[in-house]
Context: one part of a larger RNA
RNA sequence: UUGGGCGUAAAGAGCUCGUAGGCUGUUCGGUAAGUCGGGUGUGAAAACUCUGGGCUCAACCCAGAGCCGCCACCCGAUACUGCUGUGACUCGAGUGCGGUAGGGGAGCGGGGAAUUCCUGGUGUAGCGGUGAAAUGCGCAGAUAUCAGGAGGAACACCAGUGGCGAAGGCGCCGCUCUGGGCCGUGACUGACGCUGAGGAGCGAAAGCGUGGGUAGCAAACAGGAUUAGAUACCCUGGUAGUCCACGCCGUAAACGUUGGGCACUAGGUGUGGGUCUCAACCAACGAGAUCCGCGCCGUCGCUAACGCAUUAAGUGCCCCGCCUGGGGAGUACGGUCGCAAGACUAAAACUC
Numbered sequence: 001u002u003g004g005g006c007g008u009a010a011a012g013a014g015c016u017c018g019u020a021g022g023c024u025g026u027u028c029g030g031u032a033a034g035u036c037g038g039g040u041g042u043g044a045a046a047a048c049u050c051u052g053g054g055c056u057c058a059a060c061c062c063a064g065a066g067c068c069g070c071c072a073c074c075c076g077a078u079a080c081u082g083c084u085g086u087g088a089c090u091c092g093a094g095u096g097c098g099g100u101a102g103g104g105g106a107g108c109g110g111g112g113a114a115u116u117c118c119u120g121g122u123g124u125a126g127c128g129g130u131g132a133a134a135u136g137c138g139c140a141g142a143u144a145u146c147a148g149g150a151g152g153a154a155c156a157c158c159a160g161u162g163g164c165g166a167a168g169g170c171g172c173c174g175c176u177c178u179g180g181g182c183c184g185u186g187a188c189u190g191a192c193g194c195u196g197a198g199g200a201g202c203g204a205a206a207g208c209g210u211g212g213g214u215a216g217c218a219a220a221c222a223g224g225a226u227u228a229g230a231u232a233c234c235c236u237g238g239u240a241g242u243c244c245a246c247g248c249c250g251u252a253a254a255c256g257u258u259g260g261g262c263a264c265u266a267g268g269u270g271u272g273g274g275u276c277u278c279a280a281c282c283a284a285c286g287a288g289a290u291c292c293g294c295g296c297c298g299u300c301g302c303u304a305a306c307g308c309a310u311u312a313a314g315u316g317c318c319c320c321g322c323c324u325g326g327g328g329a330g331u332a333c334g335g336u337c338g339c340a341a342g343a344c345u346a347a348a349a350c351u352c
Stems, first nucleotide, its partner, number of pairs: 004323003007306002012320001014202004021195003025089003028085004033081002035077007048066007092192001093189003096185005104178007111155001116150007126137002163170002207248006216242002221237004259319006267297012301308002325352003334345004
């Protein structure tokens, strides 16, 4: 390489958009490049197969016939693929129209609870903390309690096995701007589609730069304990940071450890969003059908087993990514990116 694989054994890129490329619905006509058939040319000899012959046989040798991928040209076939048409179609895709749910995103404004701090009142000797203590705070009046004020961060209950988003992620309330989905209708376009090497954008936390902010929490650090020691676990403090604006970083157990798309293949049950039918005086509740999502159980099938099972890990097709014994190593070197931290790409010797 062929092949075999990628939920847990090595292996799905963190996610999306999209270039090239690959693949691509139904139907008609044309063409005949791929494809198929025939012919001509070419296809050296030897070799190979068959037949016959020569060395006493055989090996070996000789003759004849066959064979010779492929290639060029000519003629023909047209199912499939390709190409082509100011071709046709509507079920894929999209648009319009009518509805609809939502912590989807951004900005601005507002709210209450709680912690801390400050001021004042009441009040007096403790408070705090632990397994037990101590450090710490407190007669310069703490803790507790009442009133007022300041400031920052986060939004209890509702809350869900629930919702939204491509992923990361998103939760107090209101306003403005804005993305996507779902259902119904079947009016419009008429294959406009799928995937996607490179590329681009987004991307938790921590970290970095500049400027602000800082209530609580809290790496580092300090002290008190524990201990043989204790550079820890526990306690008292506490700075970066956590928050905001702008700019970087680009990683993660970025996980469903399961790439995306389409089609097909028993059911049962719960729940979220729509539509229709029945039922119903109204309303609430209810029964059934159907489309879209989120869960549980389970048949066939699959699986090494565990398990998966219409949200597939089943059955198929298309496209991309990735794997190929353990260690060395996601390291060295080189390159690209970054302010740095480092990220991405990525070996070998050696060894088992």